Record summary
The RNA shown here (transfer RNA) has 98 nucleotides and comes from Candidatus Iainarchaeum sp.
RNA sequence: GGGCCCUUCGUCUAGUGGCUAGGACACGACCUUCGCAAGUUUGCUGAAAGGCAAGCCGGUAAAGGUCGAGAUCGCGGGUUCGACUCCCGCAGGGUCCA
Repeated sequence: GGGCCCUUCGUCUAGUGGCUAGGACACGACCUUCGCAAGUUUGCUGAAAGGCAAGCCGGUAAAGGUCGAGAUCGCGGGUUCGACUCCCGCAGGGUCCA
């Protein structure tokens, strides 16, 4: 220098002319279940310190569920009634050839 491929929510990805651009993980809120603390009340026990049980309150971890937020589709042009999708240029990354 030339050829080919890739660039889409925070991350990984689906989408190959008309969808509200979809999904998973992650994130936020709430609910449920189970576990474990703190506080408190009552009862039992104990000489006391304290221990045990039940209730209330309530924080937190985990699992499940519901809802939510999250994308100028790398950038700039063009074609088209309509572009993530097709064409051109540019940028970044990968690969092959020289």
It matches the Rfam family "tRNA". Rfam classes the family as a transfer RNA. Model confidence (mean pLDDT): 81 of 100.